[in-house]
RNA sequence: CACAUGCAAGUCGAACGAGAAAGUUCUCUUCGGAGAAUGAGUAGAGUGGCGCACGGGUGAGUAACACGUGGAUAAUCUGUCUUCGGGAACGGGAUAACCAAUCGAAAGGCUGGCUAAUACCGUAUGAAGUUUUUGACUCUUGGGUCAAAAAUGAAAAGGUGCCUCUGAUGCAAGCAUCUGCUUGAAGGUGAGUCCGCGUACCAUUAGCUUGCUGGUGGGGUAAGAGCCUACCAGGGCGACGAUGGUUAGCUGGUCUGAGAGGAUGAUCAGCCACACUGGAACUGAAACACGGUCCAGACUCCUACGGGAGGCAGCAGUGAGGGAUUUUGCGCAAUGGGGGAGACCCUGACGCAGCAACGCCGCGUGAGUGAAGAAGGCCUUUGGGUCGUAAAGCUCUGUCAACAGGGAAGAAGUUACUGUAUAUGAACAGUGUAUGGUAUUGACGGUACCUGUGGAGGAAGCACCGGCUAACUCCGUGCCAGCAGCCGCGGUAACACGGGGGGUGCAAGCGUUAUUCGGAAUUAUUGGGCGUAAAGGGCGCGCAGGCGGUCUUGCCGGUCAGGUGUGAAAGCCCGGGGCUCAACCCCGGAAGAGCAUUUGAAACAGCAAGACUUGAGUACAGGAGAGGAAAGCGGAAUUCCUGGUGUAGAGGUGAAAUUCGUAGAUAUCAGGAGGAACACUCAUGGCGAAGGCAGCUUUCUGGACUGAUACUGACGCUGAGGCGCGAAGGUGUGGGUAGCGAACAGGAUUAGAUACCCUGGUAGUCCACGCUGUAAACGAUGUGCACUAGGUGUUGGGGCGAUGAAGCCUAGGUGCCGAAGCAAACGCGAUAAGUGCACCGCCUGGGGAGUAUGCUCGCAAGGGUGAAACUCAAAGGAAUUGACGGGGGCCCGCACAAGCGGUGGAGCAUGUGGUUUAAUUCGAUGAUACGCGAGGAACCUUACCAGGGUUUGACAUAUGCCGGGAGUCGCGGGAGACCGCGGUGCCUCUUUUGAGGCCGGUAUACAGGUGCUGCAUGGCUGUCGUCAGCUCGUGCUGUGAAGUGUUGGGUUAAGUCCCGCAACGAGCGCAACCCCUACUGUCUGUUGCCAACAGGUGAAGCUGGGGACUCAGACGGAACUGCCGGUGACAAACCGGAGGAAGGUGGGGACGACGUCAAGUCAUCAUGGCCCUUAUGUCCUGGGCUACACACGUGCUACAAUGGCCGGUACAGAGUGAGGCGAAACCGAGAGGUGGAGCAAAUCACAGAAAGCCGGUCUUCAGUUCGGAUCGGAGUCUGAAACCCGACUUCGUGAAGGUGGAAUCGCUAGUAAUCGCGCAUCAGCAUGGCGCGGUGAAUACGUUCCCGGGCCUUGUACACACCGCCCGUCACACCACCCGAGUUGGGGGUACCCGAAGUCGCUAGUCUAACCGGUAACGGGGGACGGCGCCGAAGGUAUGCCUGGUAAGGGGGG
Repeated sequence: CACAUGCAAGUCGAACGAGAAAGUUCUCUUCGGAGAAUGAGUAGAGUGGCGCACGGGUGAGUAACACGUGGAUAAUCUGUCUUCGGGAACGGGAUAACCAAUCGAAAGGCUGGCUAAUACCGUAUGAAGUUUUUGACUCUUGGGUCAAAAAUGAAAAGGUGCCUCUGAUGCAAGCAUCUGCUUGAAGGUGAGUCCGCGUACCAUUAGCUUGCUGGUGGGGUAAGAGCCUACCAGGGCGACGAUGGUUAGCUGGUCUGAGAGGAUGAUCAGCCACACUGGAACUGAAACACGGUCCAGACUCCUACGGGAGGCAGCAGUGAGGGAUUUUGCGCAAUGGGGGAGACCCUGACGCAGCAACGCCGCGUGAGUGAAGAAGGCCUUUGGGUCGUAAAGCUCUGUCAACAGGGAAGAAGUUACUGUAUAUGAACAGUGUAUGGUAUUGACGGUACCUGUGGAGGAAGCACCGGCUAACUCCGUGCCAGCAGCCGCGGUAACACGGGGGGUGCAAGCGUUAUUCGGAAUUAUUGGGCGUAAAGGGCGCGCAGGCGGUCUUGCCGGUCAGGUGUGAAAGCCCGGGGCUCAACCCCGGAAGAGCAUUUGAAACAGCAAGACUUGAGUACAGGAGAGGAAAGCGGAAUUCCUGGUGUAGAGGUGAAAUUCGUAGAUAUCAGGAGGAACACUCAUGGCGAAGGCAGCUUUCUGGACUGAUACUGACGCUGAGGCGCGAAGGUGUGGGUAGCGAACAGGAUUAGAUACCCUGGUAGUCCACGCUGUAAACGAUGUGCACUAGGUGUUGGGGCGAUGAAGCCUAGGUGCCGAAGCAAACGCGAUAAGUGCACCGCCUGGGGAGUAUGCUCGCAAGGGUGAAACUCAAAGGAAUUGACGGGGGCCCGCACAAGCGGUGGAGCAUGUGGUUUAAUUCGAUGAUACGCGAGGAACCUUACCAGGGUUUGACAUAUGCCGGGAGUCGCGGGAGACCGCGGUGCCUCUUUUGAGGCCGGUAUACAGGUGCUGCAUGGCUGUCGUCAGCUCGUGCUGUGAAGUGUUGGGUUAAGUCCCGCAACGAGCGCAACCCCUACUGUCUGUUGCCAACAGGUGAAGCUGGGGACUCAGACGGAACUGCCGGUGACAAACCGGAGGAAGGUGGGGACGACGUCAAGUCAUCAUGGCCCUUAUGUCCUGGGCUACACACGUGCUACAAUGGCCGGUACAGAGUGAGGCGAAACCGAGAGGUGGAGCAAAUCACAGAAAGCCGGUCUUCAGUUCGGAUCGGAGUCUGAAACCCGACUUCGUGAAGGUGGAAUCGCUAGUAAUCGCGCAUCAGCAUGGCGCGGUGAAUACGUUCCCGGGCCUUGUACACACCGCCCGUCACACCACCCGAGUUGGGGGUACCCGAAGUCGCUAGUCUAACCGGUAACGGGGGACGGCGCCGAAGGUAUGCCUGGUAAGGGGGG
C1' cells in the first nucleotide's frame, strides 16, 4: 500500500401484530399418511423504542482559536440522570409483517388484499412555557423578578397485586404499586461559539486583500457574526514580518542536561482531525456519521452482459514493500459499556494465555576444603614462570529445571429459598429499602505457593587488550592478506593484521549499526567574540526603534508583597503499604512556572504636571589653519617654433643598440608659443567626517578652539531601513594635450624574455557637466559619555609671572616612553587593546566561493545581496629552537691571490667501471670508493667455476656400545682426495680381573656455513674537524616552547683571557701534563770515542791505556710575555727590543667534545633473528680472481744539454738478520754460483749510499749516445711446479713521446722540489705502503671574489630542514555541481465550458388516508412526485506561475 476468511453493536415479548420446524407422545389409517398434544408463544423475520455520535483504530490533512493556558457566553444547546411541581381527557385513519399474483441471473422490486401498537394524526385542557406589546423594580449588549393584554402550544401506555372505595356480565373501566409518557423549574453532565497570551523554518517570499473592511435592510443558526444576500462607503492587513513557500497533528509528558536549555510527542492520559478519494445532505439531543444513505472517481469482485456488490487507519490474519514488528488463541470469571423491570443477552473494550532476551527487575549454572603446585597447553634467559586451588580427590548444599503429592487469593454480587427491621398502604396483598443464613458463579489453571524424590548432576557467552581506555606475549604473514571511532598500523623480529596462550570488561547477555542530548562556553539569556587567529559598515546626516541629567507632587499599567482561583489524572519527588526482594502496583502528601482575580506598597523605571542648570545649544569678543568653491595673477623648469654662434657627434647603458644629427643635431645666446605642476619654506607641523587638501591675491563659505558674561532649559546619545559624500582606475558628451605614459612598435638581455633596461608612443593623466561606488577606503582598532600613576616633545590659545625670557597653572589637538590593568603572545597603556554604561555593524573550521542561481543597481565594465552538492583533518595567529638566503656585520683556513712543482696528452704499472666468461669470488661508490680491505692471487691463499669424493663430518664437547698402543714403513689402483693390501711396533697405573689416556668404527646430542640481514646489533673506522664549540646544576625571566649563563666591549690559534652584565658555578672540549727533536749540566763508559802518553802496521783506535771530545742513555736545567719601551680602559693583550741554543703554542707527533651522515664493515672478530644440514658443510685435481673494443682514478718512466753515457772520488740516517744476514777468497760479462769466517749483533753481515765533486764524451737539438715500451734469442734464482701467471741478467729489437685542450691537484721552511737508503708482507715477486737521511728554493700586496667553517643579527609559507617548499596550464581516470535546444511529472492560481448528488427557493403539471366545509358529489388546506432556478464535486479548454526527473552539448570546481 492492497486485502481472502472469521469475529468487533446490539437489545427489549413488561410497546405491537403475527408465529414455525425437527423431535417426542397419543389417536386414526386405505399403511401412502392424517389429526391432536408437546416442542413453544420458542426459533427466525417484521412494526415500534433505546443504542448505533460511546468504546476501538490511525495521524493523511492542518502553521490554525487546531492545541496549551486563562477568561467570556447579558449570544447558546444539552437525550439518558438527580431533585421539586403540574398533567396524563376524548377520538381517528393507516401500514409492515402475513396472504395472493408478478418482474429479475442476482441484488432487489412492483401490484392487490388483511391487521396491531408506547408507530402516526386530530380535538379538548391549559398553570407554567414561547412570541409580541405595555409598565414597575433590579441589573446593564438579547440578564433576572413581578404585573397586564393578545396569540400560540402536550401526552401512551405496559406489568403486577387486591377487592377497601366504584362497579360487578368479565377480578375490571375501580384501587394500590412499579416502569414508561407529557409539561415546567432547578441541578448535573456533555457540547457549540468568541477573546487575551503562547505555539517551526525561509526575506534568494515585500507587499497582500473585492465579501475584502465597515454600515443599513433582509435571510439564516441552538447561538454572536459578511455566515449569506441587496445597496452604500473605501476601507482592512503588513518590517512587532502580512502574503507566499516548506515542514509538522497539539499537549500532559519522554530522553538528555548541574541548570538554562536542546531534542522529541511510542506505550498511558486530555484535545483535534480522518475513515478508499472528492462532494453532499438525511435521521437524531448530538453526526454532515469507521463496520449508515446519495452522487462522482480510482481500484477489486460477481454476472445469464441487462445489471449489481465492496471499503481492516476495529481484533486476529494474508500478500507486497522493507533493515524490521506477534496468535486467523481462551473468556465475559473480574472492571467498564449498550439494551432490558429483571433473569439475561451482546461486548476482539477488557481480563488472560501464545510468540519475540525488544526493555526493566530478580535468580541459577554450585559451596567448602584441596600443592605432588599433577598431566597437558603456552612462554622461557632452560633456572623456571603461568593457566592455578583452577582441575582431580574429599566433605557438603539443593535454588532453577524434571517427576510426584498437596494447594490458595482474585467472588463483590445476582438469583432462589428462608429470617429480621422499616417505608408505602385500608391491608396480614404487593412492592421498595436495609441487614442475616443456606445454595450457586473462575477464562487464566491444577496457575502462584508448599512438601517430597534423586542427584553437582541438565544450564556461559560476547566484546576487547598501540594511545584515547582497564588489559601482553608467541607463531604465521611481509605495504600482501587485512585492521581502523580519531590519530594511525602492515614493506622479515607487527603488544595495531590472522591464529594460540594469557589477561581485561560486561554477563543471559555481549558487540555492531542508526538516532537524540551531553561533553560543545563549538550560537555564548545564564555564558563567547571582532588590532594581527573568522569578524568594525569607506565616511557622515538622520526617520522609526533602543537608551537617557537634578528636584517636587500625583497616578499605579511595569515592579514588589500578601490572599483567592486555576495549574485534570497518570508521571517526577517525599512518606507509608502490597507482591519472599526488586522491577511493578496501591494509598497519602508535597511541589509547580504561568495565567486570571483581589488587597496593598510607591523606592526604582514609566506616565502626567511643575521647577532647576551641571548635559546640549545660542548670543558677544578673539587668534590659528594646504578646510571647501569660484575668478584673476606669477616665476622656475621641460618641450616645441623662429633667429644667431658653432661643428661632429649627441643620446643612452652594466655594456650596447634602436633613436637624433652635415637637410647642421647636442651645446650656447636671444625672442616667442603652449600645457601641466607649484622647488626652497616642509616639520612624528596644520585643516577636514572620511576620501583628501600645498605658488600668490580677491570674493563667497563650513567647522573646530579660547575667553568672559548673558540667555534657552534636557532641547541629549546611538541609529536598522533611507539620503548624501566618497582615492585611483574606468565610462559618456565636449574641450585641451607641455611632460609623463597602460596598449603598441623597435633595440637590448636571455635557453626563451609576450618582463625587468633603453628609444619612441596612443588612450589616459588636465578642464566642464554626468555616470560608476570600489581599495591594504588601514590605526587592518565603530560612535558617544564617564573613570583610572607619571615623564618628555610639538602645535594653536588663555592665565600667573610688574612687560619680555625661563618657569608654573589650565584646557584643545598631535607624537614618543612607560605604572597599574589588559592580552594567546606580539603588544596596548588618559588619543586604551584598561574599568564601566548606551546604541549600531559584523563573526562561527579550511577549500568549493565572494562562485552559482534569483532579485536589484549600472551605458558598459561591473557593484550589492549571496548559497549548496562535494571534499579535507586541517586551514590560521603569535612566539621558540634550528636550518636556509644570489640578507647584513665580524673572523678564520694553501680557500682565493702571489709563487714552485705536477695531473689531464705518451708508454707502462696498478685499482675501478663496463664488457666478456663455466668462473672472471665478495665488499668499498661525491667530498668521506677507485696503488682501498690486500703489509705482497703460480699451487696454497680462495671465499668463485668445472669435475671427482665424503656425510657425527676437516674442527669442539659429552654419552652408550664394539675394537685397538699411539705411530711408522712399503706395495697396488687413481689426476689427487681417497680406496685396498702387507710389514713393523706395544703407553701409564694396578694384587688379578680391570681402569685411565689416546686411536679407529658405530649410534645420539650436535658440529659446520666467507649463506642473508651493517636498515636488528657490539666493537672498530671514515667525515664535518684539531673546527671551537657542546652542555649541566642552582637561581632569575617567560603561561609555555624556551631564554639567561654562552649575548655585549676588547683580545686570542682557541667559549684564550680581561672588563661589563640576573646571574653564580661546574662538566666534556681548547691549552697544559706524554713522546721525538733543538741547547746544556751531572752521572755512567762497552761493542762507541781517541785529545794527551806509550807500543804498532802497507794502512787502520790495531794494542796498552784514557773520560777530555763525539756519541750512547738515565736524571736534571732551560722559555715564563719573566725583563725594558710603546699602545691599550690602571685590564686582558698586542707591537718593538734586550738577553738567549731556542721567543711569544720554538718545530713535529700522539691526543678527535655533544653530535651528523639509518656513512663503512655480519668477509677480521663477536652477536640477535632467518636460512642450508648426503649440503649453501667438508676434501681433492684443474681452471679462474691476471680476460679486453673501451672509460676513469692513482702512480712510475720520459720527452732531454741545469741533460745522457764513461771513468775517478766524498759525505748519511734509520733499520734488519738464526729454516737468518752471510764476509774474505775463487768462478762467471752479468744475474748469480762455489765458499763458509763472523754475528742472536753500538762488536759480524746486509752495505757499493745517490744526487754532489773532478775529468772525459755526446757538441747544438736530432726522434738523437734522448726515451725506453714492445718483440726475438740465451740465461740466473726461488719453488713439487714459473704454459695460462714470477722477478732478475745479458745480446738484439728500439714503439709512443719534442712539456700536454677544457679543466684540475699538492705545498708557506729544513717545507716544495730533487736524490738515494732501509723495513713490513714474503719461498719468490713493488713504480705501492711505512720509515730514514742528503741537497735544498720561490712567494704571501691583501680578503673583493670561489670553496669550507665559526659568532652575532635579520627574513622565512622550510623542520626529511633549499637536493626544502610550492604555483598554473596540459595529458589520463573518477566525483558532485551550474547552464542548457528540449522532453516528462507534481502543485496551486486565473478565465471560461459542462454540471452529478443534494440543501434552499420558485412553480402548480400529476397524484393525494387522517384535518375543515359539505347528507353526498366535490371543494379547501396541507403533502408527495415532477418541472425550473441559484450554488455546486469530479471533468474539459486556455493561460501564465512554482517545483522535481531526465538530456546532446557547454562551463568551471574537487
Molecule: small-subunit ribosomal RNA
Organism: uncultured Desulfobacteraceae bacterium